[in-house]
RNA sequence: CUUAUUCAGAGUGGCGGAGGGAAGGGCCCUGCGAUGCCACAGCAACCGGCCAGUCGAAAGACUUGGUGCUGGUGCUAAGUCCCUCACUCCCGGAUUGUCCGAGGAGUGGAAGAUAAG
Numbered sequence: 001c002u003u004a005u006u007c008a009g010a011g012u013g014g015c016g017g018a019g020g021g022a023a024g025g026g027c028c029c030u031g032c033g034a035u036g037c038c039a040c041a042g043c044a045a046c047c048g049g050c051c052a053g054u055c056g057a058a059a060g061a062c063u064u065g066g067u068g069c070u071g072g073u074g075c076u077a078a079g080u081c082c083c084u085c086a087c088u089c090c091c092g093g094a095u096u097g098u099c100c101g102a103g104g105a106g107u108g109g110a111a112g113a114u115a116a117g
Base pairs, nucleotide, nucleotide: 001117002116003115004114005113006112011040012039013038014037015036019029020028021027023084024083025082026081041076042075043074046072047071048069049067050066051065052064053062054061055060080111085108086107087106088105089104090103091101092100093099094098
């Protein structure tokens, strides 16, 4: 950089000792010990394996289904914790005819995260 996913799921112990949840705002977590590291356990099923299906003469292939496999990653507070930009609808307000909003919902995008390349 490209593609896919991003309302599901899954925690205990040890070390250690003050900040952490990416940024801004909000709202939270945290000396009843956070973030981090380690051990064990678990979740998921992206890649790999295996089984099946389809195509194929075969080699083999696949936007297919299944399987948790002593495999490679990832993850285990809160929806990516929420919002952020644009548009649509609703609601509310105003100096009333197009503007406004720490409002509700939806769609798309941006950013982030993870995987594969």
This is a predicted structure of a 117-nucleotide RNA (SAM riboswitch aptamer (S box leader)) from a soil metagenome. The model forms 97% of the base pairs in the Rfam consensus.